[in-house]
RNA sequence: GCCGGCUUAGCUUAAUGGUAGAGCAUUUGAUUUGUAAUUAAAAAGUCAUAGGUUCAAAUCCUAUAGCCGGCA
Numbered sequence: 001g002c003c004g005g006c007u008u009a010g011c012u013u014a015a016u017g018g019u020a021g022a023g024c025a026u027u028u029g030a031u032u033u034g035u036a037a038u039u040a041a042a043a044a045g046u047c048a049u050a051g052g053u054u055c056a057a058a059u060c061c062u063a064u065a066g067c068c069g070g071c072a
Base pairs, nucleotide, nucleotide: 001071002070003069004068005067006066007065010024011023012022013021018055026042027041028040029039030038048064049063050062051061052060
């Protein structure tokens, strides 16, 4: 230099263009003499950034950034 892949909650990740979910972790309650375990609930996402297509974009297209890999 060229090519490909990935980027979603604190972490790991899911999601056919049509309401962004789950597990772990966190917080609160119940249970217990107390802790652990169990159990109920809550909170936490401008879906990497910018633009485009579309009635509608995490999803499709383009560029950029970061990370990973391959070729030279």

The RNA shown here (transfer RNA) has 72 nucleotides and comes from Candidatus Nasuia deltocephalincola. Its Rfam family is "tRNA". It is annotated as a transfer RNA. The RNAcentral record of the sequence draws on ENA, GtRNAdb and Rfam. The coordinates come from a structure-prediction model, not an experiment, and the mean pLDDT is 83. A source record names the gene trnT. The same sequence occurs in records of 2 taxa.